[in-house]
Molecule: small-subunit ribosomal RNA
Organism: Candidatus Magasanikiibacteriota bacterium
RNA sequence: UUUUUUGAGAGUUUGAUCCUGGCUCAGGAUGAACGCUGGCGGCGUGUCUAAGGCAUGCAAGUCGAGGGACGUACUCUGUUACACUUUGAAAAUAUUUUUAUAAAAUAUUGUUAGAGUGUAACAGGGAUACGACCGGCAGACGGGAGAGUAACACAUUGGUAACUUGCCUCCGAGACGGGGAUAGCUUUCCGAAAGGAAAAUUAAUACCCGAUAGGCAUGGGGGGACUUGAGGUCAUUCCCAUGUAAACUUUUUUGGCUCGGAGAGAGGCCUAUGUCUGAUUAGCUAGUUGGUAGAGUAAUAGCCUACCAAGGCUUUGAUCAGUACCGGGCGUGAGAGCGUGACCCGGCUCACUGGGACUGAGAACUGCCCAGACUCCUACGGGAGGCUGCAGUCAAGAAUAUUCCACAAUGGACGAAAGUCUGAUGGAGCGACGCCGCGUGCAGGAAGAAGUCCUUCGGGAUGUAAACUGCUUUUAUCAGGGACGAAUUCGUGACGGUACCUGAAGAAUAAGAGGUUGCUAACUCUGUGCCAGCAGCAGCGGUAAUACAGAGACCUCGAGCGUUAUCCGGAUUUAUUGGGCGUAAAGCGUCCGCAGGUGGUUUGGUAAGUUGGUGGUCAAAUCCUGGUGCUUAACAUCAGGACUGCUAUCAAAACUAUCAAACUUGAGGCUGGAAGAGGCAUACGGAACUGUUGGUGUAGUAGUAAAAUGCGUUGAUAUCAACAGGAACACCAAAGGCGAAGGCAGUAUGCUAGUACAGUUCUGACACUCAUGGACUAAAGCGUGGGGAGCGAAUGGGAUUAGAUACCCCAGUAGUCCACGCCCUAAACAAUGUGCACUAGGUAUUGGGAGUAUCGACCCUCUCAGUGCCGUUUAAAAAAGCUAACGCGUUAAGUGCACCGCCUGGGGAGUACGGCCGCAAGGUUAAAACUCAAAGGAAUAGACGGGGACCCGCACAAGCGGAGGAUCAUGUGGUUUAAUUCGACGAUACGCGGCGAACCUCACCAAGACUUGACAUGUAACUGCAUCCCGAUGGAAACAUUGGGAGCCUUCGAGGGUGUUACACAGGUGCUGCAUGGUUGCCGUCAGCUCGUGCCGUGAGGUGUACCUUUAAGUAGGGUAACGAGCGCAACCCUCGUGUUGUGUUAAAUGCACACAACAGACUGCCCACGCAAGUGGGAGGAAGGCGAGGAUGACGUCAAAUCAGCAUGGCUCUUACGUCUUGGGCUACACACAUGAUACAAUGGCUGGUACAAAGGGUUGCCAAACCGCGAGGUGGAGCCAAUCCCAUAAAACCAGCCCCAGUUCAGAUUGCAGGCUGAAAUUCGUCUGCAUGAAGUUGGAUUCGCUAGUAAACGUGCAUCAGAACGGCACGUUGAAUACGUUCUCGGGUCUUGUACUCACCGCCCGUCACACCACGAAAGCUGGCAAUGCCCAAAGGCUCCCUAUGGGGGACUAAGGCAGGGUCAGUGAUCAGGGUGAAGUCGUAACAAGGCAUCCGUAGCGGAAGCUGUGGAUGGAUCACCUCCUUU
Repeated sequence: UUUUUUGAGAGUUUGAUCCUGGCUCAGGAUGAACGCUGGCGGCGUGUCUAAGGCAUGCAAGUCGAGGGACGUACUCUGUUACACUUUGAAAAUAUUUUUAUAAAAUAUUGUUAGAGUGUAACAGGGAUACGACCGGCAGACGGGAGAGUAACACAUUGGUAACUUGCCUCCGAGACGGGGAUAGCUUUCCGAAAGGAAAAUUAAUACCCGAUAGGCAUGGGGGGACUUGAGGUCAUUCCCAUGUAAACUUUUUUGGCUCGGAGAGAGGCCUAUGUCUGAUUAGCUAGUUGGUAGAGUAAUAGCCUACCAAGGCUUUGAUCAGUACCGGGCGUGAGAGCGUGACCCGGCUCACUGGGACUGAGAACUGCCCAGACUCCUACGGGAGGCUGCAGUCAAGAAUAUUCCACAAUGGACGAAAGUCUGAUGGAGCGACGCCGCGUGCAGGAAGAAGUCCUUCGGGAUGUAAACUGCUUUUAUCAGGGACGAAUUCGUGACGGUACCUGAAGAAUAAGAGGUUGCUAACUCUGUGCCAGCAGCAGCGGUAAUACAGAGACCUCGAGCGUUAUCCGGAUUUAUUGGGCGUAAAGCGUCCGCAGGUGGUUUGGUAAGUUGGUGGUCAAAUCCUGGUGCUUAACAUCAGGACUGCUAUCAAAACUAUCAAACUUGAGGCUGGAAGAGGCAUACGGAACUGUUGGUGUAGUAGUAAAAUGCGUUGAUAUCAACAGGAACACCAAAGGCGAAGGCAGUAUGCUAGUACAGUUCUGACACUCAUGGACUAAAGCGUGGGGAGCGAAUGGGAUUAGAUACCCCAGUAGUCCACGCCCUAAACAAUGUGCACUAGGUAUUGGGAGUAUCGACCCUCUCAGUGCCGUUUAAAAAAGCUAACGCGUUAAGUGCACCGCCUGGGGAGUACGGCCGCAAGGUUAAAACUCAAAGGAAUAGACGGGGACCCGCACAAGCGGAGGAUCAUGUGGUUUAAUUCGACGAUACGCGGCGAACCUCACCAAGACUUGACAUGUAACUGCAUCCCGAUGGAAACAUUGGGAGCCUUCGAGGGUGUUACACAGGUGCUGCAUGGUUGCCGUCAGCUCGUGCCGUGAGGUGUACCUUUAAGUAGGGUAACGAGCGCAACCCUCGUGUUGUGUUAAAUGCACACAACAGACUGCCCACGCAAGUGGGAGGAAGGCGAGGAUGACGUCAAAUCAGCAUGGCUCUUACGUCUUGGGCUACACACAUGAUACAAUGGCUGGUACAAAGGGUUGCCAAACCGCGAGGUGGAGCCAAUCCCAUAAAACCAGCCCCAGUUCAGAUUGCAGGCUGAAAUUCGUCUGCAUGAAGUUGGAUUCGCUAGUAAACGUGCAUCAGAACGGCACGUUGAAUACGUUCUCGGGUCUUGUACUCACCGCCCGUCACACCACGAAAGCUGGCAAUGCCCAAAGGCUCCCUAUGGGGGACUAAGGCAGGGUCAGUGAUCAGGGUGAAGUCGUAACAAGGCAUCCGUAGCGGAAGCUGUGGAUGGAUCACCUCCUUU
């Protein structure tokens, strides 16, 4: 300089935020398994577990051209014998025919000669086959497995001058003569078998002897070359001695044999480097380390033996324990790394377990010997076996294949070869186990079928999808053809009639799995109801579930899809790349200091590190790039690259290192004066305190929030004097000083350590930091001995309390003090390791120097070096930088360097076990199982505080009148009941819903009835039927049955209406106010609650809205990084108060008055004072003065506040009843408790008589006058009035007289009796009123508590709503008409600011520990059981070594596997019981912590206590609040 390659995040702690930090997810991978599903092909791959046991078959044989016999079989030739067939010759017998003999014919027997065939024996011969034997080679390869092994086992790099090597290749030389055996076979014997013994006999490329030979071997002696640290080497040369060779075979061409040399390939041994975890394994080692001499080996070597010496390894981790074959590689990753070691290749190790040798070139998977376990056979005497070869089987397991074909190819063994053998190998089979490829059709086809799903009922979705029409045929099927792979002329193919080609028919043979709350692509309905269930994390489900289950729709991938397990990634969450440690986890309590790491300036050398070049090596495969071959791909193959490593060599010399020489600035020394509670020891001092003695003196003292215990008349306390004792050192004193830290304080003396400064005087890098180690280390505590005044754990007593093992009080022991010895921990803190360097200052102080001045000092100014500090505050800590923020900021938490220590989620746990230390207490080092999805830091907004500041309110205070006591009324609780219907429950339920329960109301209870229904709409059928009147029977009525009479409309359509029947449906004061609407209460008529833009902050958020002044007010003003705005406040509205004008009136007129309506009037407008202003205080005028009085009006929100029974309404629920009707009862009960009222308790009164003065309402189903009757309630009566006209309707307190005379009364009126009135179908349960009689409690009310600030409280009466009747309640109206407010300390409530917080469901919060119950894992435990490695002793097989003998054999010795005995070590399992820990919706006891958490909390330690905990002692602030001191800044 160019090119290539190259990194994604999300969810979850909170009310919200930022950070720290863990957990979880998305990706890739696998020798996988499991679930659902499954069409085809290619290429791969397949017991990861029990190196557990194995039936059966096969997996190593071959050579006759090394050999001898045979045996069997085959074959050829010959001989002999026999048999058969056939030919010729001869003989005999029988039968038939002929008259008979004869003759002829036929048949039979059988002799001889020849030929053929067959069989047997013998002899000879075979390039024959099979089975054994001797002999040769192979069997040490190929194939399997990973138990062991932490090691020269493996990998890489070197060495062997310390070695071996059959077969193969090349070169040189040779092969002569002789000999004795032996297996087989045969015979005999033993044995069940396996097998064995003896005799006889035989061959060889088997074995032996002799000869020959060197460049062979051994030994000795010379010369030369090369080479080493020392050994040594030479295909260099010479001499001597000794020793060792051979095999033949064949078709005559071969193949073999012996000796020597070389090569190739193979192997042995050695070295350097690399190679897991644990220190809760720190010391290990006697053949151990070395030497000498031997033995031994192919070869080196303690490899082995004897002797000698005492070494060797180790914190750079020995030894021990655990785990594990190693590498090439494989998976993942941006990489660095991390994990892994299936298949393929290389190496190692193993072959039932252990030991051992033999043969051989080489050693043992399918060889041998011995021991052991196991299995099998047995005649019980004895034998046989080894699948971790290929198949296969059992077992184990989540899980892994055929007892297949072939030697056609490749390769191997033997052979001259043909060939034989080959579970190596080549192939096929099974398994979606993996990777790759293909298919399951293509085109058209509706504003869109059916089905299904959803729906707002209109429609939408599935969906061109299907049907239907046309087309194609990959794959599968069938039929025909049909390979390459063969190398080699011929012949030879397991795979295989396979691949491939051609044709046929037909959309035909072929789609699922998971998911749909977020992460994460994809949504609805139904069912279920914290159930059933889901879930990777967060989490979902308690009646409207996109999260469970089903359905539809959709999403993703697709012959697969999901789940589980494991690895990497994300995770910078172990951080080399690439993290941290003030408060989140994390700086050792402090210092000294060995090893180690790091290290000032200059010059020269070297070249270990470093840099560059070159050579060798880094097996192949894998990987990357580019080609090629299978139709493509996977796959295979070719070429190139890479494999970041090691080694050798050459070169460079900047840096590090090293060697040498120097330097002074780092460091140290020296000299000089200096400051200091630095340390140790000794002595001395005064104040205070307590005790003792004596004096004075008398009744208390002490203590507390208040008390009591205690002390005191035996004289205390108080006071005076004397004496004794121990501990601590007022003032000075301070943010002060010293020390490494802990820590150090009266004064003096002695000893002693460190520090700063000045001097340019010395050394010359001597330095920094430090694992292990060492020393010191507050308080408490321990041991021994002293001491003991005060204080004071424990303890005793008194209080407090529900309790009080505490807080408070009275006593008081250890201890606190001293000496000596231990302990070794603290919030040992600046929660900040040490050292060095760099990056404005200010101020105080220590020391030194100079100047001015002075007699001199002080003071003042400047300067140098050091030490400490820089907090409050609007102003005085600033910039940069860093930080999550808080904050740090020259004393860094900034910027860098060096070294050490420490951290890696919370809990379990600083615990258990083990080790070390300690007298003990305990300290130090330091886990795991299990469990949670958080734990945590800083900051923000709220809420809260038995935190603070300010302000307001009938909040307190000041007053007036009440409640709480009595009787009654009403409501509620409780109780009772058949029912006593329901709701409302602190404030904000309780004279509340209900503004009015005798029936009705009514919802409750008892009984009797009805079932399309008491009420609405629709459909169908039937019906002369609505409707009205009078009855009868039963009945409590409802109702049922029934008699009589009157009696529909109409367009003439059985149209409308009615009733009955049937079906849809009605109906519910049934449930859910926690599904809702609407309405309402409280905070509160409190002054608050927000927004836009801007600014500040990483952000949540803040600012605005804080502050000062003011107001009733976030009202207004000033000021201000804010400027504006909205909802609230205020005003606008209504009533009352004054006036004017107009209008009106109910017998008439005027004025007043009254009524109605419209205007006017009040605004801090005017004056004074204060104030910047807003405004405040006072005054004038005025009917009214600072909001004139009252009402209506209620911000954002809070209480899941109240109401489904006022109404409406989702869902659920009942349907001959939870609906509807009726009668009667109940809501009115009554040992009791509470709430709200009424009436009283009397003389400011009661009674009697008389005389006044209102307002506001109501009235036709009504108000009702006059008059008359009645004591009265009331009755009769009926005028008037639909109302400013009439009526209700006399207002009462008041006032004027009289009586009463302080009593349970001439107070009070409950209760009860009798007699009446009214309403109403009805007054018994259960109304109200009247008269007469009766005459209860009550004499002013405990703790406590309510209302009210002016026309108010209090007192007095009047009216109205509801209503047939039924107020002591509610609402409204007027009459009479006060007292008091100093003030904000306290109580309650509210607002603003601030502070703390572990609260946010917000203090009715959160939360700790014991105890009880259930489950889980761990620990201890008398013991019990087992494994592993080792030690000592005993015994000892096979075997080699060695010795002896009677020697093919026998015996002995030492060694030695297994076995036995013994005591230990270590690791597991199990164990009655015990202890702590964790987890668990609603258990018990308390209340420890969070606010000043009600005694500030916490740390260390000690004692005590049911428990949290309490107390003592020392320490920290990670303590609130108030005051004071100091300091800074401003004035």